[in-house]
Context: one part of a larger RNA
RNA sequence: CCCUCGUGAAGGAACUCGGCAAAUUAACACCGUAACUUCGGAAGAAGGUGUGCCCGUUGGUGUGUAAGAGCUUGCCUCUGAAGCACCGGUGGGUCGCAGAGAAAUGCCCCAGGCGACUGUUUAUCAAAAACACAGGGCUCUGCUAAGUCGAAAACGACGUAUAGGGUCUGACGCCUGCCCGGUGCCGGAAGGUUAAGGGGAGUUGUCAGCCUGUCAUCUCGUUCUUCUGUGGACAGCGGGAAUCGUUAGGCAACGGUUCUUGUAAGUUGUUCAGGGAGAAGGAGUUGACAGGUGAAGCAGCGAACCGAAGCCCCGGUAAACGGCGGCCGUAACUAUAACGGUCCUAAGGUAGCGAAAUUCCUUGUCGGGUAAGUUCCGACCUGCACGAAUGGCGUAACGAUCUGGGGACUGUCUCCACGAGGGGCUCA
Numbered sequence: 001c002c003c004u005c006g007u008g009a010a011g012g013a014a015c016u017c018g019g020c021a022a023a024u025u026a027a028c029a030c031c032g033u034a035a036c037u038u039c040g041g042a043a044g045a046a047g048g049u050g051u052g053c054c055c056g057u058u059g060g061u062g063u064g065u066a067a068g069a070g071c072u073u074g075c076c077u078c079u080g081a082a083g084c085a086c087c088g089g090u091g092g093g094u095c096g097c098a099g100a101g102a103a104a105u106g107c108c109c110c111a112g113g114c115g116a117c118u119g120u121u122u123a124u125c126a127a128a129a130a131c132a133c134a135g136g137g138c139u140c141u142g143c144u145a146a147g148u149c150g151a152a153a154a155c156g157a158c159g160u161a162u163a164g165g166g167u168c169u170g171a172c173g174c175c176u177g178c179c180c181g182g183u184g185c186c187g188g189a190a191g192g193u194u195a196a197g198g199g200g201a202g203u204u205g206u207c208a209g210c211c212u213g214u215c216a217u218c219u220c221g222u223u224c225u226u227c228u229g230u231g232g233a234c235a236g237c238g239g240g241a242a243u244c245g246u247u248a249g250g251c252a253a254c255g256g257u258u259c260u261u262g263u264a265a266g267u268u269g270u271u272c273a274g275g276g277a278g279a280a281g282g283a284g285u286u287g288a289c290a291g292g293u294g295a296a297g298c299a300g301c302g303a304a305c306c307g308a309a310g311c312c313c314c315g316g317u318a319a320a321c322g323g324c325g326g327c328c329g330u331a332a333c334u335a336u337a338a339c340g341g342u343c344c345u346a347a348g349g350u351a352g353c354g355a356a357a358u359u360c361c362u363u364g365u366c367g368g369g370u371a372a373g374u375u376c377c378g379a380c381c382u383g384c385a386c387g388a389a390u391g392g393c394g395u396a397a398c399g400a401u402c403u404g405g406g407g408a409c410u411g412u413c414u415c416c417a418c419g420a421g422g423g424g425c426u427c428a
Base pairs, nucleotide, nucleotide: 001423002422003421004420005419006418007417008416010414011413014412019409027051028050029049030048031047036041038171052094053093054092055091056090057089058088059087060086061085062084063083067079068078069077070076071074095099107407108406109405110404111403112402113401114399115398119131120130135169136168137167138166139165140164141163147155148154172394173393174392175391177324178323179322182321183320184317185316186315187314188313191312192311193310197306198305202301203300204299205298206297209293210292211291212290213289214288215287216286218284219283220282222280223279224278225277226276227275237262238261239260240259241258242257243256244255245254246253325343326342327341328340329339352386353383364380365379366378367377368376
């Protein structure tokens, strides 16, 4: 120095956010006890007095001996001296500082807020003004109830509207105003809108077929060009042979025919046939590709039209969710405005309360209490931003509630001191 205790001069809350803590009080009996009140309370209100021990006297109760009475004659009942036990009253006496001699064992009062109350709650920082509550209201539910629930089962309820569920309010007293325009809920069904579905006008895709084109293929036929070669024919010129005719006949000659051969100019012309190549266009076959058209089928889209509830719509409903104005002027001092005007609204806050658990400005102003009071109490009303079951205003009783004041009491303090036990510290 710290912890847990004890005591304390004088003062007595000056401490402190705040009497936090501590102290006071305390048991029993008697006397006595206010406001207020729901007449129950408040109340142990408050405030007082007594209390040990001894002696005398006296009352009551219980038990019940003796005695007495009664009858149902019993181990009966009743009354009841004595005795014993207990609970008192009263008169004296006596001891101590002190008699409820220790321990245990309410501090009290005044005023206000909140919540009616007893209860419940954040196990482990909040016990409250929060929750609950009896009471009140609204609403749903007719029983296979509504509701709860993951199917079933079950609960609700082995209940049945004096019942059960949901929701708001929260004893009691006085009350609970206006607004249904918005949202919700309830009712309505005429009209508007509206899903799936029905419906199918139409339309799209696919596709047989058909058409066209291109390409390829094959066939047919045409025309043209070219080439080649052959051959042929004709026309030209010859040669040769044969034959026929003309001749009487032969020859010759001529002519003709046939065969053969040559030749030339040239390929000039014409033409035929065949072959090759090429070109063009035509008709057709087949195939591919492209385009067009395209019935049925299949498939896609799909208008009109039909088509409930809901929504729109029409009403109701606020102890449903909620909401409950502004500006200007006006009275014979002034001030104020019962009054008037005007705009807006679904309607403009009624009663009551009000600087309030709500008031910013604000320690509003006035009064009370104090020597001195941002808190408190009573008023005022300028309610920034109370207000009526998100209940309004009161209210006896109640509260380990919150706020202010007073008495008593105290080491809370002025201001600390001493003591006890424990710890720490120092030394051994």

Large-subunit ribosomal RNA, domain IV from a Dehalococcoidales bacterium, 428 nucleotides, folded computationally. Taxonomically the source falls in Dehalococcoidales (Bacteria, Bacillati, Chloroflexota, Dehalococcoidia). The full RNA is in RNAcentral, with records from ENA. The coordinates come from a structure-prediction model, not an experiment, and the mean pLDDT is 81. Its Rfam family is "Bacterial large subunit ribosomal RNA". Gene Ontology terms of the family: ribosome and structural constituent of ribosome.